[in-house]
RNA sequence: GGAUUUGAUCCUGGUCCAGGAUGAACGCUGGCGGCGUGGAUAAGGCAUGCAAGUCGAGCGAUCUAUUAGUAGCAAUACUGAUAGGGAGCGGCGAACGAGUUAGUAACACCUUGGUACGUACCUCGAAGAUGGGCACAGCUCGCCGAAAGGCGGGGUAAUUCUCAAUAUUGUCGCAAGACGAAAGUCGCAAGACGCUUCGAGAUCGGCCUAGGUCCGAUCAGCUAGUUGGUGAGGUAACGGCUUACCAAGGCUAUGACCGGUAGGGGAGGUGAGAGCCUGACCCCCAACGACGGAACUGAGACACGGUCCGUACACCUACGGGUGGCAGCAGUCGAGAAUAUUCGACAAUGGGCGAAAGCCUGAUCGAGCGACGCCGCGUGCAGGAUGAAGGCCUUCGGGUCGUAAACUGCGGUAGUACAGUAACAAUGUAAAUGAGUGCUGUAUGGAAAGAGGUGGGUAACUACGUGCCAGCACCAGCGGUAAAACGUAGACCUCAAGCGUUAUCCGGAUUUAUUGGGCGUAAAGCGCGUGUAGGAGGUUUUGUGCGUCUUCUGUUAAAGCCCAGGGCCUAACCCUGGAAUCGCAGGAGAUACGACAGAACUAGAGGAGGUUAGAGGUGCAUGGAACUCACGGUGUAGGGGUGAAAUCCGUUGAUAUCGUGGGGAACACCAAAGGCGAAGGCAGUGCACUGGGACCUUCCUGACUCUGAGAUGCGAAAGCGUGGGGAGCAAAAAGGAUUAGAUACCCUUGUAGUCCACGCCCUAAACGAUGUCUGUUUGGUGUUUCGAGUAUCGACCCUCGGAGUGCCGUAGCUAACGCGUUAAACAGACCGCCUGGGAAGUACGAUCGCAAGAUUAAAACUCAAAGGAAUAGACGGGGACUCGCACAAGCGGUGGAACAUGAGGUUUAAUUCGACAGUAAGCGAGGAACCUUACCAAGGCUUGAAAUGUAUGUCGACGGGUGAUGGAAACAUUGCCCUUCUCACAAGGACAGUAUACGCAGGUGCUGCAUGGUUGUCGUCAGCUCGUGGUUUGAACUGUUCCCUUAAGUGGGGUAACGAGCGCAACCCCUAUUACGCGUUACAAGUGUCGCGUGAAACUGCCCAGCACAAAGAUCGGAAUCAAAUGAUUGUGAUCUUCGUGCUGGGAGGAAGGAGGGGAUGACGUCAAAUCCGCAUGGCCCUUUGAUGCCUUGGGCUACACUCGUGUUACAAUGGCCGCGACAAUGGGUUGCCAACCCGCAAGGGGGAGCUAAUCCCAUCAAACGUGGCCCCAGUUCGGAUUGGAGGCUGAAACCUGCCCCCAUGAAGCCGGAAUCGCUAGUAAUCGCAGAUCAGCCACGCUGCGGUGAAUACGUUCUCGAGUCCUGUACUCACUGCCCGUCAAGCCAAGGGAGCCGGUAAUAGGUGAAAUCUCACUCACGUGGGAUCAAUCUAAGAUCGGUGACAUGGGCUAAGUCGUAACAAGGCACGCGUAGCGGAAGCUGUGCGUG
Repeated sequence: GGAUUUGAUCCUGGUCCAGGAUGAACGCUGGCGGCGUGGAUAAGGCAUGCAAGUCGAGCGAUCUAUUAGUAGCAAUACUGAUAGGGAGCGGCGAACGAGUUAGUAACACCUUGGUACGUACCUCGAAGAUGGGCACAGCUCGCCGAAAGGCGGGGUAAUUCUCAAUAUUGUCGCAAGACGAAAGUCGCAAGACGCUUCGAGAUCGGCCUAGGUCCGAUCAGCUAGUUGGUGAGGUAACGGCUUACCAAGGCUAUGACCGGUAGGGGAGGUGAGAGCCUGACCCCCAACGACGGAACUGAGACACGGUCCGUACACCUACGGGUGGCAGCAGUCGAGAAUAUUCGACAAUGGGCGAAAGCCUGAUCGAGCGACGCCGCGUGCAGGAUGAAGGCCUUCGGGUCGUAAACUGCGGUAGUACAGUAACAAUGUAAAUGAGUGCUGUAUGGAAAGAGGUGGGUAACUACGUGCCAGCACCAGCGGUAAAACGUAGACCUCAAGCGUUAUCCGGAUUUAUUGGGCGUAAAGCGCGUGUAGGAGGUUUUGUGCGUCUUCUGUUAAAGCCCAGGGCCUAACCCUGGAAUCGCAGGAGAUACGACAGAACUAGAGGAGGUUAGAGGUGCAUGGAACUCACGGUGUAGGGGUGAAAUCCGUUGAUAUCGUGGGGAACACCAAAGGCGAAGGCAGUGCACUGGGACCUUCCUGACUCUGAGAUGCGAAAGCGUGGGGAGCAAAAAGGAUUAGAUACCCUUGUAGUCCACGCCCUAAACGAUGUCUGUUUGGUGUUUCGAGUAUCGACCCUCGGAGUGCCGUAGCUAACGCGUUAAACAGACCGCCUGGGAAGUACGAUCGCAAGAUUAAAACUCAAAGGAAUAGACGGGGACUCGCACAAGCGGUGGAACAUGAGGUUUAAUUCGACAGUAAGCGAGGAACCUUACCAAGGCUUGAAAUGUAUGUCGACGGGUGAUGGAAACAUUGCCCUUCUCACAAGGACAGUAUACGCAGGUGCUGCAUGGUUGUCGUCAGCUCGUGGUUUGAACUGUUCCCUUAAGUGGGGUAACGAGCGCAACCCCUAUUACGCGUUACAAGUGUCGCGUGAAACUGCCCAGCACAAAGAUCGGAAUCAAAUGAUUGUGAUCUUCGUGCUGGGAGGAAGGAGGGGAUGACGUCAAAUCCGCAUGGCCCUUUGAUGCCUUGGGCUACACUCGUGUUACAAUGGCCGCGACAAUGGGUUGCCAACCCGCAAGGGGGAGCUAAUCCCAUCAAACGUGGCCCCAGUUCGGAUUGGAGGCUGAAACCUGCCCCCAUGAAGCCGGAAUCGCUAGUAAUCGCAGAUCAGCCACGCUGCGGUGAAUACGUUCUCGAGUCCUGUACUCACUGCCCGUCAAGCCAAGGGAGCCGGUAAUAGGUGAAAUCUCACUCACGUGGGAUCAAUCUAAGAUCGGUGACAUGGGCUAAGUCGUAACAAGGCACGCGUAGCGGAAGCUGUGCGUG
């Protein structure tokens, strides 16, 4: 810097990513070289080899070889010389070098300073080295033992040991004095190397000191050699180092003690830095050497490759006993994700010994292995376009891999072979000596690219496969049929001999904030005081110079980092120099500030005097109202309670009312945003005691101050203990209701408790969710209280100054909300607290408590959020306003019956499909007997029923008519008749048919959640937006809100808005009136009922009244300013008038009056609403054989226990039936409507006039209606279902399955439960007519037409729906939302736990090796005792782990169960503390908060 909480925003806050690093490991891959680096785990066990020896110029002996001499015949022996070997005595070394990090929180380490000390070898100086002696190894003899090894006897040398002498210096001592050494060897010699003593130096070490040096307080007290002193001992040396005695000290909140972890530093990684993390390689220091202990030798050790003892382990053994220590170099096993060769050489550097040559050296130098790291190089260079082939993609045109390849030319690294040459290189008299490495030339030599990624963060995209599967993933997240996120391919991106992953550290993270954060609401101010330590501190002055500042000196090892230069071809790497090393110590100086000491001051603070307000506290006393109880009187049937009731009280007299008496608790009015108190809190009145505050005076003290870890005191309510008290109220409890239930809300009772005294508890939303103190910074307006001035007789008022307490607001602050002199502003001091959510204020531990519990206070695990403020919506059993046949007022229906029709369900071979709350259900379908038809059964066809193209063949027109056979038909086979393009014919062409093959067709198959188009609905509701401007950090707001008005976001006014768009309205059509023109087919004419066309008319245009707003003027009142004397100006209040705008009511005129009535017209959008079966269309699927295509016959879509929707006809007298008599409009008609007339009871038949329609027909065009008659309230002269018989029509065909007519039959039904629908006027209701589709018709449907023609609307409380504004919200998939707890299931981690097991440290006691010290004995060797002590045993605990039956809470999990607690007034407002109760959320009591 980015990603991630949200619908969006800002903030808070966590999580994650991009970078660098590593002693790394793992996966895939792997050409070369240089320089580095490599057992981090089991300080686990180790086979084998090597890692410390050397000196013959310290010593004696011995062996081998050569040689000289002597003896001997010789073998041989002896003497001597030279060279060599392996033991031994002796000297030096072995305490270095090499390894490791177990232990150690400490003078271990780092930095600074010191000295009570030692120091072999080395250097310098001084002095000396005389004379004796005794041994012990080796050797030899004997003995024991398996071995390791040991014992005894004998003899021997020295630079071994020892005695004496000497003593300048030395040591001890006040002194006198005493004590104390020595070694030689080599050399012809000179001399050299040694030896002894002392002094000095150098080096190395010992010890001391100040500062620094991890985590835990859920470790708060620790300590008996402990702290100090004296004497003694001990040490190289100081010292409780040790011991005896004496004293009682010492350490600790600046963290003792205890527990955990850890070698420290130079340095390394990261970071801008401050920091944080680390301590591999290299260097310094420490510690360790299987584990534990101990001393010896020595200059030096308590000793890695020495000794002794104990323990464990391992090995050898003759079972008696012995041996061993790779954390040296290699190597091996083990454990592990994991770490190399049993290599070469002493050539170089260095070490030991030696006079030296030299010897030794797994130190070291080199090589080997490992991409483990860093660095360098290469995998070719130039040309080369038919842009080859091939791959991939494609819109089929092409694009891309891509100059890439092929091809041409050139060069030639690594390696191999040969030749030449150099450095590391100096040592040594010389000779001689090379482990390993480089450079040059010639020839040959083409072997060498992968890994990860490509949705965003994050550079890089397409195709196919898959289909919430397989899988991916660092985070958020992808995948449910069009996946740039999975897998594969192609292309691309990044890095490159590497690339990724994992682990760890730093960074980003200002996410522990010193630099550099916060605490009103996000996490966070202790409930509030007093006050200890600590921190901070007023003015002036003097001194000191501690902090502070300047300068110098020393130190801060080297390496490393940084800078400069240089050497390897370059780089890494290395060398030289410089700088730096922030610290510490010392010297000199400065004195502002801080500190300390002294002196003074008064502004802080305190005191004194005067005045003063107050529910401040404690105790005692006292008052009235109310309530309740008791008694008495009056009085009678109810009372009480609720939404409604009931439980309950009452005829044994309630309630009501009066009187008397008792009791307890609380104090109306005053009373307030009021007062007091540190907070909790405090309220009738009086008295007593008592705390604090304010104002005035400016008299006294003289910084006495602020804060405050611990500490201590107070601390609502509930609760606890003891004893009282108990009227009312009231957890628990009981009963009655409510309810699905009701452990609640409501009601009737009612116990603790509430009250008092004393003692505990110590918590609250103990809140201003705001710690205390001080100072600074514009104001306005209330209120309490004090004072001053003014005023007044006095008081009030007014002005000013304090101290409180409120509201509004400036600057500023804040994420916003908001805060704003009472700060959340600007500064200072001190304290407390926070660091993602959950687990959890929980577990364990500790302290307190009688208990309840309180305080302190985690982790595992889990999530990617949790949260604050504000915004837009949506929602509310929230509010305000408004509207709608929404309710109400009415009329008529549905729901009951029968039938029709559609849907569900069921059935079926099939009952084709779609539509499902409203917005499906007489819907698609405005016509299912075949067809339709998509469904089922059976039979057939396969370039196909229809389309188009190519190739080849055939045919001759094409076509029309009519047969036969098989068959259910399709179809198959086979005839007959008519007709004959262009061209004279042929050939060719056109056209059509047919056959074959290839492209293709076809699909009412799937996906309406891939789509277009169309449609429904909210809703003909009045809304939905934009530009510019403005406001806000921003989402967003403003405009569009407000007032009046409207059917209307309609119009007006006002206004940080001004305008605009889509909607509204208007424009369009029909209709009501009328004018004009034209008039066929209307009418008898002429006309104009009528038809057609074009116009007119209606617009607050006129009048009256009222209301509202705004403007102007007049009159009056009062205010301010000016001028001055009653005037001017400014703004203001009341009344009146005028004009304007809007609305309401009424009137005139008019056919029509306030939109005249109706239609068409449907904003932005909502419902993944409907439709792939109207059509179109992406993708998928079916189609050489039993097709999801096409044809045909038959069946089905019409089934039928049942349920629902929509209708028709009715149930009758406002009616039915019969006769007679009236009055329409819209429409339709040539494969059609069909007149007159005739036949039939009728359906209908015959008939044929007229009509392509204002002419003729349907159609006398109607019915309700009128009139006359019958019926007389009945299942009827109502009703017509059902059924039987006889017919008609359409049509190939009425069985499934048509309609109509006649005769007969005559079912249910007597007005319909809960519920529910339509309608506000020519409407409802009622009556008929027509049309589309159509051969016919299941039409009672639908769409139109006219006839007759009502009732009612108080009104907006309620139901439903809608709109605007305000409000709340934990909702945004938006209340069909969200969400809580128990229970059930699975998984996970943790705490408890009867116990069981183990580790650690310490205490007490027992036993106690070796060694040291000490005592005794011993001639000596030595033996014995004692003390200390490792180890081990026992006992009682402590502490930390492991395991654990069992029970508990927690977390997570796709849809489980029970309820509905919370979010809206969440349907009882919620929450906090506390107590009781309940399956559960929770409920109730009590006090408190408003979030």
Small-subunit ribosomal RNA from an uncultured bacterium, 1491 nucleotides, folded computationally.
The coordinates come from a structure-prediction model, not an experiment, and the mean pLDDT is 82.